[in-house]
């Protein structure tokens, strides 16, 4: 230089184009314990890597381009 993956919560992931983007971990607040830990119960946390395109409707599909991996001239 080329080719595939990947990019969604603070971390590691999920989510047939469609009811409110969920889980676990971690943080927070509360039960329970004398206290912790441990278990339980709540809520909170998200410009789905930008920007544009299709579409009645995009996290998903197309396209550019930024990052990160991995094979390879």
């Nucleotide at each position: 230089g080329g080719g595939c993956c990947g990019c969604u919560a603070g971390c590691u992931c999920a989510a047939c184009g469609g009811u409110c983007a969920g889980a676990g971990c971690g943080g927070g607040a509360g039960a329970c314990u004398u206290u912790u830990a441990a278990u339980c119960u709540c809520a909170c946390g998200g410009u789905u890597c930008a920007g544009g395109g299709u579409u009645c409707g995009a996290u998903u599909c197309c396209c550019u381009g930024g990052c990160g991996g991995c094979c390879u001239g």